[in-house]
Context: one part of a larger RNA
Molecule: small-subunit ribosomal RNA, 5' domain
Organism: Chitinophagales bacterium
RNA sequence: GGAUGAACGCUAGCGGGAGGCCUAAUACAUGCAAGUCGAACGGUAAAUAGUAGCAAUACUAUGAGAGUGGCGUACGGGUGAGUAACACGUACACAACCUACCUUAUACUGGAGGAUAGCCUUGGGAAACUGAGAUUAAUACUCCAUAAUAUAUUAGAAAGGCAUCUUUUUAAUAUUAAAGCUCAGGCGGUAUAAGAUGGGUGUGCGUCUGAUUAGCUAGUUGGUGAGGUAACGGCUCACCAAGGCUACGAUCAGUAACUGGUCUGAGAGGAUGAUCAGUCACACGGGCACUGAGACACGGGCCCGACUCCUACGGGAGGCAGCAGUAGGGAAUAUUGGACAAUGGAGGCAACUCUGAUCCAGCCAUCCCGCGUGAAGGAUUAAGGCCCUCUGGGUUGUAAACUUCUUUUUUCUGGGGAUAAAAACUCGUAUUCAUAUGAGCCUGAAGGUACCAGAAGAAUAAGCACCGGCUAACUCCGUGCCAGCAGCCGCGGUAAUACGGAGGGUGCAAGCGUUAUCC
Numbered sequence: 001g002g003a004u005g006a007a008c009g010c011u012a013g014c015g016g017g018a019g020g021c022c023u024a025a026u027a028c029a030u031g032c033a034a035g036u037c038g039a040a041c042g043g044u045a046a047a048u049a050g051u052a053g054c055a056a057u058a059c060u061a062u063g064a065g066a067g068u069g070g071c072g073u074a075c076g077g078g079u080g081a082g083u084a085a086c087a088c089g090u091a092c093a094c095a096a097c098c099u100a101c102c103u104u105a106u107a108c109u110g111g112a113g114g115a116u117a118g119c120c121u122u123g124g125g126a127a128a129c130u131g132a133g134a135u136u137a138a139u140a141c142u143c144c145a146u147a148a149u150a151u152a153u154u155a156g157a158a159a160g161g162c163a164u165c166u167u168u169u170u171a172a173u174a175u176u177a178a179a180g181c182u183c184a185g186g187c188g189g190u191a192u193a194a195g196a197u198g199g200g201u202g203u204g205c206g207u208c209u210g211a212u213u214a215g216c217u218a219g220u221u222g223g224u225g226a227g228g229u230a231a232c233g234g235c236u237c238a239c240c241a242a243g244g245c246u247a248c249g250a251u252c253a254g255u256a257a258c259u260g261g262u263c264u265g266a267g268a269g270g271a272u273g274a275u276c277a278g279u280c281a282c283a284c285g286g287g288c289a290c291u292g293a294g295a296c297a298c299g300g301g302c303c304c305g306a307c308u309c310c311u312a313c314g315g316g317a318g319g320c321a322g323c324a325g326u327a328g329g330g331a332a333u334a335u336u337g338g339a340c341a342a343u344g345g346a347g348g349c350a351a352c353u354c355u356g357a358u359c360c361a362g363c364c365a366u367c368c369c370g371c372g373u374g375a376a377g378g379a380u381u382a383a384g385g386c387c388c389u390c391u392g393g394g395u396u397g398u399a400a401a402c403u404u405c406u407u408u409u410u411u412c413u414g415g416g417g418a419u420a421a422a423a424a425c426u427c428g429u430a431u432u433c434a435u436a437u438g439a440g441c442c443u444g445a446a447g448g449u450a451c452c453a454g455a456a457g458a459a460u461a462a463g464c465a466c467c468g469g470c471u472a473a474c475u476c477c478g479u480g481c482c483a484g485c486a487g488c489c490g491c492g493g494u495a496a497u498a499c500g501g502a503g504g505g506u507g508c509a510a511g512c513g514u515u516a517u518c519c
Stems, first nucleotide, its partner, number of pairs: 001519004006515005013371006019364002021329001026327003030324003035071003040068002047062006078282003087207008097199002102195008110144004120133005150175011180187002208254003215245003220242008257279004261272004284305005307318004335361001337360003343357001344355004374405004384396005410456004415452002425440006463508005468489003474503005484491002
């Protein structure tokens, strides 16, 4: 000098853009953050409307609470505790693998059955919840049929490879599937193959400090066989062999998520990993599996533990490292806000519903950028202050007053006023569909905001640090090695440009200084 997720002191007019618990991965009141589908199903609570009835009520339509079922909840959002290793980065490999939804192609979508939730009856319990009986549906469940380019076994053929083999292909045998709904436009279901996408696994190289850590290792290293997995593999097990790593630093200990990047520097490097983006790990601490295409699952389950809460003492409930917010810790870090209008996501044929993702607003000079706090003229060089060689002179200083302008900003106007929004939907045309195209219609949280126009009037707006040298900027008074200053050198003991005040000056400026950290 530059930089910061900064903090502190003094000060503070506005706009735009960004950023905002670095500490206790401490504990959490309250609300919200993942639902959706009636075009899968039985059925219909609340409510609304209509009909009948004096009324209770009954029926019909809309509706939608609860339930079965499907898809989603493995995404999105948070945090960085652990992790020094295939975790990340990079380059490869799988002749050892999986992939819901989506796209393409081929074939199929036949028949039968038994339950169960709900509803109803009834029991237990303070509650959480739960037992029994009767009865009912499905795209829930089960069975049968059909069956190959699927799977398995057996027997061949061709081509290829470093290889236990791979690819293509022939034949035989065995096994394996489904579901319907509909407003008649459509939406689905099953099998196989291919694609796309996403994952899984392995290998080489690279990735902090310590030798005042020198030896470490028995599933350990390899083999055979078996089990297990989507899949290879000591992944697990039985048996056999005795290996494997290490001074090019094993093992142990400490520290730490990694990267693109960021800061600095001429560069080489050094430091760093907030925001944004990619990967990994975690979800009160530890362990486990279930479901599923996908989890060993933040707002799912079970067990152990710590903690908190409810209780009728028998027993139960909970997990903000989601968004707000609270307490605590701390030098220190924001609103218990608005909207699904846009973008994206889930479900749905769709309308639409949900979405603290997201888009917006609020708070904070925390940072960056921009603007303003007026302009021109004006000498009696006013008064006052300060200084001096003191009837006077110098300086503050064209500064003020005063005159004439301008109106960014400010305030106001029963002023105007956005872009971002055309899709979806309906209708028409083309096309086998997908889709394309034309017309019509609807939709804006921010927001009556930005912006524009008009009116008024200099009106609303300057501080902070420094002035001995380094280092731009000097005099007077007070103090008298005192009080104090100080980044270094050093100032102060009676003439202090170094302390305190004043006048003047210098530097930066809505900021200026100090502290901390990095280059």